[in-house]
């Protein structure tokens, strides 16, 4: 400190995940010791049963048991006295119980926290001053004794004490009150002294020293009250409040105050967010971050606040009191039914709830605390053990040596590698666990003694005695390596790799993703990283995330500028000069508990932990200074703003008013048959006279041209012309005012369309809604028509892609050129032109700024004010709610859910029913065809036991197959073989075996008998071969989507890289675009680009003309011989030819036109001209194209079979359907008959002549030929007859019958011959092929393949045309530009409705809770007031009574309760509404290209749905 993830890639935005650290956790899996810690987060749910608050002794009474003496006895025991004991328990009094200890319900408050106040106050014990304790009374519990009651408890007599109660008396520096007076102070006052009145106290005890009591100053500690500052969310909560706010009087209170009460006034809070709602204890700290933040408030410490729930008080120094009371309510228990008890959120414990949290333990010995003079009791505070790896921390769980490395496992290319020095094995070591034995600190007060010091208390020292933990910590010895490792990952992020299984199943999975047969992602194995008594999950919370942004962000197009203005509050504000000192700076102080965090240093063997000092605590106060900004205050200033003067443009508003065109309609003339309308038609109008044209009337709405990236206006917007009212700009001057500004939450105004509401108007135009077309359909585009509305008056709506998608305001910061309004200079005769300059309004462009595109004085630069907005995308601008509207609606505005993205800009590519240029038998122009017929083959389908597989749009389909009767053959049936039909090695055995022949049995394959028999040799044997056995063969069996090789295609289309170098942040781009030209990226020119490679072209064959060389088997022009004729011969090599070399064409030469190039046109000369024709020859790269059955091969599968041999039979089937091609359909022809010319090829298991036989296919037979020698060898042509348009003298299918030849064998299932049979066809619909010159079309030869079988294929030649205007259209393709939401790239994307299945939510007649409030009813307990005829001990008194208390009674207030009407806030609900998500579902095609009618945005109507 980052990382994955949106894309084909980039760069941005921006969400989503990930490494990290943390817990009072919890789950899985494991688990050796210690130590320090922590441990019901959930039901403040509900408890059984212990134990947590006692103690002291002035008081009064006073046991029981137990022993012991002595008596009596019915020997069971009874009574008395001592002792226990003045003791235990209770009573009464005193202090404690208000501290300690739990818990977080409530509380948004003066509750916390901070810094201050009290001149408005209290304080038991405690310290330290002063006074003082005279002297008297009535009662009461405990006891007794009666009596209710089950109980709990209770009432009545009667005896008694006190430091418990009451009077007297004494008092003052107290308290009130009255008077003068001195200081101070922030008002009310405060202190200090001092006169005078009135008034209030005590308790004693007791070994004479002390404890106590009572009044009172201080003082300390605690509390109490008030106040600044700060302290969640929520405006879908905006107005609240009536004791409220003030005040006078009282009354309360320790004490201020509406705290109460009674009058008076009406104020008091409040957008700086009251009131209302939701949630929360607040802090110190914690956890997290660089920090500033964020989260949190377990344990420890300070405060609060609570004690089943909700009221109330009384004691008391203190309380409205957890273990006190009283009432009511819920709840549990008891109960004799009448009536009672009870309160764990104390420690432990139980039950429930929960994912989840411990023992009914020990001790007062340390610390603390109550009570006592103490001794000492009390203490679940504490301090200690127990239980949990819950967390930190520290040890072990062994250390040395120990193979080129056992064994097992796992991989393997079979050679090895891994685990691995790991182990075994030898040599040690003793932590922790065990055994044994020692053994603590923690203790010191206090108490009793002694000793010193000094005046007792008191100090100092020494003795004695006091430990829950605890025989623990620790130390020492013994013995043994011996008792002690797991747990996550391993695809990238992210350290760690393979093998087997599985086959989109099973699973995984924090994100991206993984799994559909070679998964490093599942799952085991093997190995490996990582952490380690833990490991991982899971769940919170910080950080990463600058993803809420003070530090530290945005807003033209990514989410964000509110349609626009005026202006309130507020926030910001121009120069001088004084004053002040609030803000700011500084400084001295005080506070900011401790504990914790930092350091240092120290104690536990270390370390966690623990202890000491430091340091921090950024805050808040009090004084004290500073005075530059800022504020206030005051006065001055002009430059900001604004008045004024003079001048100027202008569709700037509003009224009336007029004016030509045009259109429709209405009369009326002409005039006749169509008119309108489209793609193309039709609905419509028209013979009742349209349309057209001319005239003349009405009537509404709009205002061509001028007009212009000119004006005006805030914006929306505003357009004939005149007039009137009116608003805002600009320029000039430099007279006046003197900061008067800027923005602007709220608030108010204004605001295109459409749309509502009344009332007019309606001429064209045109939602709806009718018709007619389009179409598969057509609720649309398209055409006829047409209501609303558009128009005007007045009132609503408030909305828009109200868009520069860019708020306002100031100022700075390079220019260039239009253009519109003004002022100036300068010329001029001038309207110009040219400078300058101010205001506006375009283009271009530098710096700077952006992701980029772009923006650039009119900023999206620099800076400042000030305002609205933004925070991933759907859900959704949608629910509720709430204002507004008459209504449509509009503002305001979410959450469940659910994705991993959505998205900007920019790039390379694909595409376009985009453009621009170009090319091709692509179209046209043309010529045969194919599609109908037969029949041939190929394929589909569909039979079969099999009809073996394979190819499938072009680019399968006469294709793989250059040739299925058997073989082939992969396929079917049967019948056989298993180391095998072929191939290697190796072990053991035989030996001849093969090989030919014969003989049997079979369909053959195959078996069984005969026959006959080899070679080398160092004599071991080898070679060759049979037969066990093994390793292995073998498979046309899967996988062309695991491959290779090899092809097919786009395509012989012009294309398709790269190296420097530039240019961008990047992908990339340039270069390869551009002018030209070309068949061509082919050449020129230009140009940030300069060169390169693959391709293109040319070098290669071939064919056309020529020479040169050579002349046989080829040739014969010239000589000679010959023949019936032939180069037949001699002879020649001249042509021809052969075949081998060369010339030849290069735009070389001429005119043109071009940039003078390149290059195109014409010409010439040539056999040939502009690549002369043909071939070969395929660039990067697409098509997961095709082949695993040519051949190779990975894996997977079979192995008495998916291998092998053999006989048959199938690939040849046949309703049919497609491709391909044959032959015809006839006279440009058929027959007959007569005659003529190739070419390129092939021959030895061949080619085969002359000859003879057959009609014929053949057949005999066999010269020559191993081939320029022999042989195979043309047909259309031409020329003579017939034939005369018919199903024929066209056709030649089928079919009979009889041949032929091949072959082992033509039955399935061959070619061919004759002889007979004479089938469809008369030129083929839609559509469609091929062909640009020696083609096309028509003739035929030939070869491979092969015994045999061509119409197919691969060549060859004979004769031999016709047309090309052009490129608009179709098909394909290059190049360049565009535009995209496409990138699997258009056979792309995608949108709604309807159907199905899941899930969350609105709404709903209601139904069910729950909170708070309001009005009334009726009122417990209490406190207070009234009354008190009944009750009364202290005091008085004349003894009767009084004073004073009290019950009882009445009244205010008063909790839980009722009762009525609403308010919120949550469950639920028949039904219903959209919403998301779900492999392949129905219907359409709206968006992305011009998406096929451009798209969007308001709005109104309609329509299965877009």
């Nucleotide at each position: 400190a980052g990382a994955g993830u949106u894309u084909g890639a980039u760069c941005c935005u921006g969400g989503c995940u990930c490494a990290g650290g943390a817990c009072g956790a919890a789950c899985g899996c494991u688990g050796g010791c210690g130590g320090c810690g922590u441990g019901c987060u959930u039901g403040a749910c509900a408890c059984a049963u212990g134990c947590a608050a006692g103690u002291c002794a002035a008081g009064g009474a006073g046991a029981a048991u137990a022993g012991g003496a002595a008596u009596c006895u019915u020997c069971g025991g009874a009574a008395u006295c001592c002792u226990u004991a003045g003791u235990a328990a209770a009573c009464u009094g005193g202090c404690g119980a208000a501290u300690g200890g739990g818990u977080g319900c409530g509380u948004a408050a003066c509750g916390c926290g901070u810094a201050g106040g009290c001149a408005a106050c209290c304080u038991g014990c405690c310290c330290u001053g002063g006074a003082g304790u005279g002297g008297g009374g009535a009662a009461u519990a405990a006891c007794c004794c009666c009596g209710c009651g089950a109980a709990a408890g209770c009432g009545g007599g009667g005896c008694u004490a006190a430091u418990a109660c009451c009077g007297c008396a004494u008092g003052a520096u107290g308290u009130u009150c009255c008077g003068a007076u001195a200081a101070c102070u922030c008002a009310u006052g405060u202190u200090g002294a001092u006169g005078g009145a009135a008034u209030u106290a005590a308790a004693g005890a007791u070994u004479u020293a002390u404890c106590g009591c009572u009044c009172u100053g201080g003082g300390a500690u605690g509390g109490g009250c008030c106040u600044g500052c700060g302290u969640c969310c929520u405006a879908u909560u905006a107005g609240u409040u009536u004791g409220u706010u003030g005040g006078u009087a009282g009354g309360g209170u320790a004490a201020c105050g509406g705290c109460c009460u009674a009058c008076c006034a009406a104020g008091g809070c409040a957008a700086c967010g009251a009131u209302g709602g939701g949630u929360a204890g607040c802090u110190g700290g914690u956890c997290u971050g660089a920090g500033a933040g964020g989260a949190u408030g377990a344990u420890c410490a300070g405060c609060c606040a609570c004690a089943c729930u909700g009221g109330c008080a009384c004691u008391g120094a203190g309380a409205c009191a957890c273990g006190g009371g009283c009432c009511a309510g819920a709840c549990u228990c008891c109960u004799a039914c009448g009536g009672g008890a009870g309160g764990c959120a104390g420690c432990a414990g139980u039950g429930a709830g929960g994912a989840a949290u411990a023992u009914u333990g020990g001790g007062c010995a340390a610390u603390g605390g109550g009570c006592g003079a103490a001794a000492g009791c009390c203490u679940g505070a504490c301090c200690c053990a127990g239980c949990a790896a819950c967390g930190c921390c520290g040890c072990g769980u062994g250390g040395g040596c120990g193979a080129u490395g056992a064994a097992g496992c796992u991989c393997u290319g079979a050679g090895g590698a891994g685990u691995g020095u790991a182990a075994a094995g030898c040599c040690c070591u003793g932590u922790u666990a065990g055994g044994a034995g020692g053994g603590a600190a923690g203790a010191a007060c206090a108490g009793u003694c002694c000793c010193g010091a000094a005046u007792u208390u008191u100090c100092g020292g020494g003795a004695c005695a006091u430990g829950a933990c605890g025989g623990u910590a620790c130390c020492u010895c013994c013995a043994g390596a011996g008792a002690a490792a797991g747990c996550u990952c391993c695809g990238g992020c992210u350290a760690a790799c393979u093998c087997c299984g599985u086959g989109c199943c099973a699973g995984c999975a924090g994100c991206c993703g993984c799994g559909g047969u070679a998964a490093c992602a599942c799952g085991g194995g093997g190995g490996g990283a990582g952490c380690a008594a833990g490991c991982g999950u899971u769940g919170u919370c910080c950080g990463g995330a600058u993803u809420u942004a003070c530090u530290g962000g945005g807003c033209g197009u990514a989410a964000a500028g509110a349609g626009c203005g005026u202006g309130u509050a507020g926030g910001c504000g121009g120069g001088g000069u004084g004053g002040u000192a609030a803000g700011u700076c500084g400084g001295c102080g005080g506070u900011g508990a401790a504990a914790u965090c930092u350091c240092u240093c120290g104690g536990c063997u270390u370390a966690a932990c623990c202890g000491a000092g430091a340091a921090u605590g950024u805050g808040c106060c009090u004084c004290c200074g500073a005075u530059a900004c800022u504020g206030c205050c005051a006065u001055c200033c002009u430059u900001g703003a604004g008045u004024g003067c003079g001048g100027a443009a202008g569709a700037g508003g509003g009224a009336a008013g007029u004016g030509g065109a045009a259109u429709u309609c209405c009369u009326g003339g002409u005039g006749u048959a169509g008119c309108g309308g489209u793609g193309a038609a039709a609905u419509g109008c028209g013979u009742a006279g349209a349309u057209a044209u001319c005239a003349g009337g009405a009537a509404g709405a709009a205002c061509a041209c001028c007009a212009g990236u000119a004006g005006c206006g805030a914006a929306g917007g505003c357009g004939g012309c005149u007039u009137c009212c009116u608003g805002g700009u600009c320029c000039g001057c430099a007279a006046c005012u003197g900061a008067c500004g800027c923005u602007g939450a709220g608030a108010c105004g204004c605001g295109a369309a459409a749309g509502c509401g009344u009332g007019g108007g309606g001429a064209g135009c045109a939602a709806a809604c009718a018709g007619g077309a389009u179409u598969a359909g057509a609720u649309a585009c398209c055409c006829u028509g047409g209501u609303a509305g558009u128009c005007c008056a007045c009132g609503c709506c408030g909305u828009a892609a109200a868009c520069g998608a860019u708020g306002g305001g100031c100022a700075c910061u390079a220019g260039g050129u239009g253009u519109u309004g003004g002022a100036g200079g300068u010329u001029u005769c001038g309207a110009c032109c040219c400078c300058u300059u101010c205001a506006g309004u375009g283009c271009c462009g530098c710096a700077g700024c952006u992701a980029a595109c772009g923006c650039a004085u009119u900023a999206a630069g620099u800076g400042c004010c000030c305002c609205g907005c933004c925070u991933g995308g759907g859900g959704a601008g949608u629910a509720c709610g709430g204002u507004c509207g008459c209504a449509a609606g509009a503002c305001u505005g979410a959450a469940a859910c659910u994705c991993a993205a959505a998205g900007g800009a920019a790039u390379u590519g694909a595409c376009g029913g985009g453009g621009g240029c170009c090319c091709g038998c692509a179209c046209a122009a043309g010529c045969g065809g194919u599609g109908g017929a037969g029949c041939a083959u190929g394929u589909g389908g569909u039979u079969u036991a099999a009809u073996u597989c394979g190819a499938u749009g072009c680019a399968a389909c006469g294709c793989g197959a250059a040739g299925a009767a058997c073989c082939u053959u992969a396929c079917c049936u049967g019948g056989g073989c298993u180391u095998g039909a072929a191939c290697u090695g190796c072990a053991g055995u035989g030996g001849a075996u093969c090989a030919u022949c014969c003989c049997g049995a079979g369909a053959a394959a195959u078996c069984g008998g005969g026959a006959c028999u080899u070679c080398c040799u160092u004599c071991g044997g080898g070679a060759c071969u049979g037969c066990u056995g093994u390793a292995g063969a073998g498979g046309u069996g899967c996988u062309g989507c695991a491959u290779g090789g090899c092809u097919g295609u786009c395509g012989u289309c012009a294309g398709c890289u790269c190296g420097u170098g530039u240019c961008g942040u990047g992908a990339g781009a340039u270069g390869u675009u551009g002018g030209g030209u070309u068949a061509a990226g082919u050449c020129c020119c230009g140009c940030a680009a300069c060169g390169a490679g693959c391709g293109c072209a040319a070098c290669c064959c071939u064919u056309g003309u020529c020479c040169u060389u050579a002349g046989u088997u080829g040739c014969c022009a010239u000589c000679a011989g010959g023949u019936a004729a032939u180069g037949c011969u001699g002879g020649g090599c001249a042509c021809u030819c052969u075949a081998a070399g060369g010339a030849g064409a290069c735009u070389g030469c001429c005119c043109c036109g071009g940039a003078u190039g390149a290059c195109g046109g014409g010409g010439a000369g040539g056999a040939a001209g502009g690549u002369g024709g043909g071939g070969a020859u395929g660039a990067c790269g697409u098509c997961a194209a095709g082949u695993c059955c040519u051949c190779a091969u990975g894996g997977c599968c079979c192995u008495u079979a998916c291998g092998u041999c053999c006989a048959g039979g199938g690939c040849u089937a046949c309703a049919c359907a497609c491709g391909u091609g044959c032959u015809a359909c006839a006279a440009u022809g058929g027959c007959c008959g007569g005659u003529a010319c190739a070419g390129g090829a092939g021959g030895a298991a061949g080619c085969a002549a002359u000859a003879c036989c057959g009609c014929g296919a053949g057949g005999u037979g066999g010269a020559g030929c191993c081939a320029a020698u022999c042989c195979c060898c043309a047909a259309a042509a031409c020329c003579g007859g017939u034939c005369u348009c018919a199903g024929u003298u066209c056709g030649g299918a089928u079919u009979g019958a009889a041949g032929u030849c091949u072959g082992c064998a033509a039955c399935u299932c061959g070619a061919c011959u004759c002889c007979a049979u004479g089938a469809a066809g008369u030129c083929g619909g839609a559509a469609u092929c091929g062909c640009u010159a020696g083609u096309a079309a028509u003739c035929g030869c030939u070869g491979a393949u092969c015994a045999g079988c061509a119409g197919g294929c691969a060549g060859c030649g004979g004769u031999g045309a016709a047309u090309a205007c052009g490129u608009u259209c179709c098909c394909g393709g290059g190049c360049c530009u565009u535009g995209u939401a496409c990138a699997c790239a258009c056979c792309g994307c995608c949108c709604g409705u309807c159907a199905c299945g899941c899930c969350a939510u609105g709404a709903a007649a209601g139904u069910c809770g729950g909170g708070a409030g309001u009005a009334c009813c009726a009122g417990a307990a209490g406190c207070c007031g009234g009354u008190g005829g009944c009750c009364u001990a202290a005091c008085c008194u004349u003894u009767u009574g009084g004073a004073g208390g009290g019950a009882g009674c009445c009244g205010u207030c008063g909790a839980a309760g009722g009762u009525a009407a609403g308010c919120u806030c949550g469950a639920u609900g028949a039904u219903u509404g959209g919403g998301g998500c779900g492999a392949a579902g129905u219907c359409g095609u709206a968006a992305c290209a011009a998406g096929g009618u451009a798209a969007c945005c308001a709005a109104g109507g309609g329509c299965g749905a877009a």